The RNA shown here (transfer RNA) has 76 nucleotides and comes from a Chloroflexota bacterium. Its mean pLDDT, the model's own confidence on a scale to 100, is 82. NCBI's taxonomy places the organism under Bacteria, Bacillati, Chloroflexota. Rfam family: tRNA. Rfam classes the family as a transfer RNA.
[in-house]
């Protein structure tokens, strides 16, 4: 340099044909217990990597940029 994949909650990941952004874990509170753990109940938590565009409507489609990973190649 070329090609491919990925980027969504603190972490690991879903999200169908464009139509209300979700789960588990973690955290917080409660129940239980002599206390704690476990278990159970509840709660909090989101610029969907950034920008622009298409659309009535974008996590989803297009363009561009950024970051990470893989492959190929070049220089040393």
């Nucleotide at each position: 340099a070329g090609g491919g994949g990925c980027g969504u909650a603190g972490c690991u990941c879903a999200g169908c044909u464009g139509g209300u952004a979700g789960a588990g874990c973690a955290g917080c509170g409660g129940u239980c217990u002599c206390c704690a753990a476990a278990a159970c109940c509840g709660c909090c938590g989101g610029u969907c990597g950034g920008g622009c565009g298409u659309u009535c409507g974008a996590a989803u489609c297009g363009c561009u940029c950024c970051g990470c990973c893989c492959c190929u190649g070049c220089c040393a």